The RNA shown here (c-di-AMP riboswitch aptamer (ydaO/yuaA leader)) has 134 nucleotides. The prediction has a mean pLDDT of 77.

RNA sequence: AUAAUAAGAACGCUGAAUUCUUUGUUAUAAAGAAGCGGAGGAACCAACUUUUGGGGUGAAUCCUUUUUAAAAGGUAGGGCUAACCCUUAGCCCGAACCCGUCAGCUAACUUCGCAAGCGUAAAGGGGGGUUUAU
Numbered sequence: 001a002u003a004a005u006a007a008g009a010a011c012g013c014u015g016a017a018u019u020c021u022u023u024g025u026u027a028u029a030a031a032g033a034a035g036c037g038g039a040g041g042a043a044c045c046a047a048c049u050u051u052u053g054g055g056g057u058g059a060a061u062c063c064u065u066u067u068u069a070a071a072a073g074g075u076a077g078g079g080c081u082a083a084c085c086c087u088u089a090g091c092c093c094g095a096a097c098c099c100g101u102c103a104g105c106u107a108a109c110u111u112c113g114c115a116a117g118c119g120u121a122a123a124g125g126g127g128g129g130u131u132u133a134u
Base pairs, nucleotide, nucleotide: 001134002133003132004131011119012118013117014116018034019033020032021031022030023029035114036113037112038111039110040109045104053102054099055098056097057096062074063073064072065071066070077093078092079091080090081089084126085125086124087123088122
């Protein structure tokens, strides 16, 4: 330079929810370190108003109808369609929980969490990359 070349559960996705070490153990657990994600908490600044309680994690709020505790429909918003990005088309979620009358921001400082769930491989375009052969 030319040509060829793909992705499949030993994997991948949502999510902060991962990695390593030690002890014990075989159901797993405990401790520590790193990393990641939250909360509280000065000055300055901001905000003034306090039961219609308020606040926080989270995408998860709000509206309408039937109706009287719930259901249905929609919706702000979030996610997926398997290397990455864009577009089209389509799909899913739109929960749950915590504090306890208290919390704006917030350096120092303090503190909490690292769960749970799932199995999706579409079309077009773009710029890259891997590997192999000559």